About this RNA
The RNA shown here (c-di-GMP-I riboswitch aptamer) has 78 nucleotides and comes from a Chloroflexota bacterium. The source organism's lineage runs through Bacteria, Bacillati and Chloroflexota. The model forms 95% of the base pairs in the Rfam consensus.
RNA sequence: GAUCGUCCAGGGCAAACCCGUCGCGAGGCGGGGACGCAAAGCCAGGGAUCUCCGCAGGGAGACCGCCCGGCUGCCGAU
Repeated sequence: GAUCGUCCAGGGCAAACCCGUCGCGAGGCGGGGACGCAAAGCCAGGGAUCUCCGCAGGGAGACCGCCCGGCUGCCGAU
């Protein structure tokens, strides 16, 4: 450096659900809670999905724990 996650160490994150709170909503945040995760760290760039508005063309949003892409990164194995 490349590939990988069978093994080691220290750990990390936190689905559903419940409570509080913010938002018209999708959802966000905080607490509890763990189904899972080697990028479940970060970025709405492409697609998908979802919400609101609009008769419609369309507009404004949400979501990266759906897929792709970009950036960064722990330990170890080969």
It was read from a public genome assembly, where an Rfam model found it.